A computed fold for a 509-nucleotide part of an RNA from an uncultured Eubacteriales bacterium, annotated as small-subunit ribosomal RNA, 5' domain.
The coordinates come from a structure-prediction model, not an experiment, and the mean pLDDT is 84.

Context: one part of a larger RNA
RNA sequence: AUGAACGCUAGCUACAGGCUUAACACAUGCAAGUCGAGGGGUAACGUGAGGAAAGCUUGCUUUCCUUGACGACGACCGGCGCACGGGUGAGUAACGCGUAUCCAACCUGCCCAUAACUAAGGGAUAACCGGUAGAAAUGCCGCCUAAUACCUUAUGUGGUCUCUCGAGGACAUCUGAGUGAGACUAAAGAUUCAUCGGUUAUGGAUGGGGAUGCGUCUGAUUAGCUUGUUGGCGGGGUAACGGCCCACCAAGGCUACGAUCAGUAGGGGUUCUGAGAGGAAGGUCCCCCACAUUGGAACUGAGACACGGUCCAGACUCCUACGGGAGGCAGCAGUGGGGAAUAUUGCACAAUGGGCGAAAGCCUGAUGCAGCAACGCCGCGUGAAGGAAGAAGGCCUUCGGGUCGUAAACUUCUGUCCUUGGGGAAGAAUACUGACGGUACCCUUGGAGGAAGCCCCGGCUAACUACGUGCCAGCAGCCGCGGUAAUACGUAGGGGGCAAGCGUUAUCC
Numbered sequence: 001a002u003g004a005a006c007g008c009u010a011g012c013u014a015c016a017g018g019c020u021u022a023a024c025a026c027a028u029g030c031a032a033g034u035c036g037a038g039g040g041g042u043a044a045c046g047u048g049a050g051g052a053a054a055g056c057u058u059g060c061u062u063u064c065c066u067u068g069a070c071g072a073c074g075a076c077c078g079g080c081g082c083a084c085g086g087g088u089g090a091g092u093a094a095c096g097c098g099u100a101u102c103c104a105a106c107c108u109g110c111c112c113a114u115a116a117c118u119a120a121g122g123g124a125u126a127a128c129c130g131g132u133a134g135a136a137a138u139g140c141c142g143c144c145u146a147a148u149a150c151c152u153u154a155u156g157u158g159g160u161c162u163c164u165c166g167a168g169g170a171c172a173u174c175u176g177a178g179u180g181a182g183a184c185u186a187a188a189g190a191u192u193c194a195u196c197g198g199u200u201a202u203g204g205a206u207g208g209g210g211a212u213g214c215g216u217c218u219g220a221u222u223a224g225c226u227u228g229u230u231g232g233c234g235g236g237g238u239a240a241c242g243g244c245c246c247a248c249c250a251a252g253g254c255u256a257c258g259a260u261c262a263g264u265a266g267g268g269g270u271u272c273u274g275a276g277a278g279g280a281a282g283g284u285c286c287c288c289c290a291c292a293u294u295g296g297a298a299c300u301g302a303g304a305c306a307c308g309g310u311c312c313a314g315a316c317u318c319c320u321a322c323g324g325g326a327g328g329c330a331g332c333a334g335u336g337g338g339g340a341a342u343a344u345u346g347c348a349c350a351a352u353g354g355g356c357g358a359a360a361g362c363c364u365g366a367u368g369c370a371g372c373a374a375c376g377c378c379g380c381g382u383g384a385a386g387g388a389a390g391a392a393g394g395c396c397u398u399c400g401g402g403u404c405g406u407a408a409a410c411u412u413c414u415g416u417c418c419u420u421g422g423g424g425a426a427g428a429a430u431a432c433u434g435a436c437g438g439u440a441c442c443c444u445u446g447g448a449g450g451a452a453g454c455c456c457c458g459g460c461u462a463a464c465u466a467c468g469u470g471c472c473a474g475c476a477g478c479c480g481c482g483g484u485a486a487u488a489c490g491u492a493g494g495g496g497g498c499a500a501g502c503g504u505u506a507u508c509c
Base pairs, nucleotide, nucleotide: 001507002506004505005504006503007502008501011380012379015376018372019338024336025335026334028333029332030331033080034079035078038077039076041073042072045071046070047069048067049066050065051064052063053062054061055060087291088290089289096216097215098214099213100212101211102210103209106208107207111204112203113202114201115200116199117198118197119153120152121151122150129142130141131140132139133138158185159184160183161182162181163180165178168175169174189196190195217263218262219261224254225253226252229251230250231249232248234246235245236244266288267287268286269285270281271280272279273278293314294313295312296311297310316327317326318325319324344370346369347368348367352366353364354363355362356361383413384412385411386410393404394403395402396401417450418446421443422442423441427436453498454497455496456495457494458479459478460477464493465492466491467490468489474481475480
């Protein structure tokens, strides 16, 4: 010094942190939706309209039916998001990370700027309806229909490719502003008329991808390793370079400056220690990486080879009508297990941030808060002043006394915390809107009342006597104590240290 644990003890705020072990298995709930201003529609709720019935106050109430006309909206098609945020550290000794440089070898949805455009058509399909299979999960067949879904055509500011000319630039293959010709290539609408969108291209911003120098644990009781291996030519693939992959050719490449193998390990900012040099650590917070039951694979997409997506295989758990199916907490709570050991199945979207939306808004276990435990740190309190040549009592004693000790009693006060009653925020943005919270805080009532322990006293090391015990019982970090006067064991009185903590254990310096 600690993400600590254990023992004894415990009054209160604020702040911070809280499964270090089984990347063990998980009941239950929640953690990613949103848009009706893209669409067809109408399951539920409400409104309006029409009809019927009942009550009956004769024009009102109730009930039922019909109707998408309206507010809206379950499911469906479509768009965006779901690649963020949140978790964990298993793997990884690696361009993984850190730092520096480069990409004339690259991509980038949403956002910003600039330029140009937004024309004409078409065929389907889901939902719905009808039928049908199945225990279920889930399908299958037929019919109808829409779109900012899909397709064809036009136009081509432009872009891409091929050919031609080519200023200029440099870094070797090169690159290249610009000129001309040919081929290919775009769009989508909505509306409450304010707007919001769509397409092409260039540039920016942001985010990513790649390459390289240097640095990055232990073992030589691991000395040789390597065949896509090392390089070339040509191709494939990719956003892009590259044996990344493939055919052919050459026989190379790494290594005692430690290759290969084995063990261990996420890396850094930082943290602890130390005068520093250094040593050790990597929990919380921030950045990067990797992973999501184990292994593999791709699809969609601007972006994934995707924690709460898909497919296959394995193990495990569950349902089953035995034919077949379902699942993945290393999200937040919570359960079992393991363990010396680590919390609530809480409140709220009020704030900050994120997704969608024109907005209102919806969603958000991110986040903001509250709860639990002295786990840590800071602060406060457990009273203050007066009060005897000094009560009682305890202990010691040379029996004179000494000591606990102004300590107590007693007197006079105070009110931090506590408590009674009342008021009561900021955090919120010009309106609405506060979970926290009737909280913090303020005024007021009461009254010393409710609040001190733990370890040690042989030396190291601050602090000593008595009794008990008698190498016993026991102590102990080291030296060592104990065998009849033990300052070392046990108890008491006294003393020392720290204090809502104090000791012990573990680990690091």
It matches the Rfam family "Bacterial small subunit ribosomal RNA".